[in-house]
């Protein structure tokens, strides 16, 4: 050095060929309980790794670039 894959709330991960950013745990909060868990009902975090560009509209499609993981040399 050069091919390839991944990067989305805290953590794991969805998002059909470009069209409403969600689902479990976790966390807050009420209810239940003498008091915890467990259940129920409810809520609150994301500028999708970073920069641009292409669109009416980019998580998705192009450069670039930064970090991990395999492979070649």
């Nucleotide at each position: 050095g050069g091919g390839c894959c991944u990067g989305u709330g805290g953590c794991g991960c969805a998002a059909u060929u470009g069209g409403g950013a969600g689902c479990g745990c976790a966390c807050c909060u009420g209810c239940u309980u003498u008091g915890c868990a467990c259940g129920c009902a409810g809520g609150g975090g994301g500028u999708u790794g970073u920069g641009a560009g292409u669109u009416c509209g980019a998580g998705u499609c192009u450069c670039a670039u930064c970090a991990g993981g395999u492979c070649c040399a």